A computed fold for a 107-nucleotide RNA from uncultured Rubrobacter sp., annotated as Glycine riboswitch aptamer. NCBI's taxonomy places the organism under Bacteria, Actinomycetota, Rubrobacteria, Rubrobacteraceae, Rubrobacter. Its Rfam family is "Glycine riboswitch aptamer". About the family: This family represents the bacterial glycine riboswitch. Model confidence (mean pLDDT): 75 of 100. The sequence is in RNAcentral, with records from MGnify.

Formats: sequence, structure tokens, C1' cells
RNA sequence: CUGCGGGAGAGAGUCGCUAAGGAGGGAGUAGCGACCGCCGAAGGUGAAAGGCUUGCGGGAGCGAUAGCUUCAGAGCGGGCCGAAUCUCUCAGGCAAAAGGACCGCGG
Repeated sequence: CUGCGGGAGAGAGUCGCUAAGGAGGGAGUAGCGACCGCCGAAGGUGAAAGGCUUGCGGGAGCGAUAGCUUCAGAGCGGGCCGAAUCUCUCAGGCAAAAGGACCGCGG
């Protein structure tokens, strides 16, 4: 990566318009739009310990000064990396179907 199998959660919500059928109307179905309520396991966001780097500050050496080199590593600040089934709900989803993190068996 792929085949098969398993695989949760949350309103079959409300309103409007359109379509087929129909004499007309209602209900239902499908599509579109708006509104309210929810879910987290496609994808995506955020971030811990820790690590890297840098500024201030400290020691030593050189130097007239500016400055340069080097050492140590507490403190304060900046930047970057950094996991998840956590988090956000952007996306997606809320009857069935589809999808589905993850798991099992095989290639």
C1' cells in the first nucleotide's frame, strides 16, 4: 500500500422553495436554502516534558578603547522543533446506505 472482516457517537429536527405523480389538497420521497440543537474516530488546528538557538548577564585571555576569542551554566526574555483516543469543532457527521480513527487475518 492492498484484500477480507469487525468498528462508536450525535435531531429520520423546524421552516420555506422546487420536482415527479395528481382534478385539487394533504402526507410521504428527493433536491436546494435558512435556522436552532448536538457528535468526534476521514482530514486538519493547538500544545507538555524535553531539545536546539539567540539576547541580557558571569569568568578567563588579547587589546589604549571599541571589540574579538573562549569557558561555565544558575536566572530572565525571544524564536524554532516537539505525542495522543487530549484539545478545537475549521472540515466532516447526527434513520438506513456511504464514510469511519483503530483492531484482527492474509498478500